[in-house]
RNA sequence: GGUUGAAAGGGUAAACCCUGAGAAAUCAGGGGGCACAAAGCCACGGGUCUUAUCUUCGAAUUUAGUUUUAAGAAAGACAGCCGGGUUGCCGAAU
Numbered sequence: 001g002g003u004u005g006a007a008a009g010g011g012u013a014a015a016c017c018c019u020g021a022g023a024a025a026u027c028a029g030g031g032g033g034c035a036c037a038a039a040g041c042c043a044c045g046g047g048u049c050u051u052a053u054c055u056u057c058g059a060a061u062u063u064a065g066u067u068u069u070a071a072g073a074a075a076g077a078c079a080g081c082c083g084g085g086u087u088g089c090c091g092a093a094u
Stems, first nucleotide, its partner, number of pairs: 005090001011036002016031006034080001040086003044083003047078005053073004058069003
């Protein structure tokens, strides 16, 4: 140095509960601990999720743009979905 994940020290923190922010996805703090060797960081490609906003000879429904819903746009979210980029701790055995 490479491979690898034995050991030790330490790190992160799923579900769920409480509080707060948000229209929501989700996020932040506290508790919690399923897991994680990049479960550090970056929304670049794919993917998934949301719909306050916009569009439609849209669809259904209603006394009524009244209610629901679909597709698209746009915006947002997820790095603990996969890939990519980037930085990085320890170090047995081989």
Predicted 3D model of a 94-nucleotide RNA (c-di-GMP-I-GGC riboswitch aptamer) from an Ignavibacteriota bacterium. Rfam family: c-di-GMP-I-GGC riboswitch aptamer. Gene Ontology term of the family: cyclic-di-GMP binding. It was read from a public genome assembly, where an Rfam model found it. The coordinates come from a structure-prediction model, not an experiment, and the mean pLDDT is 80.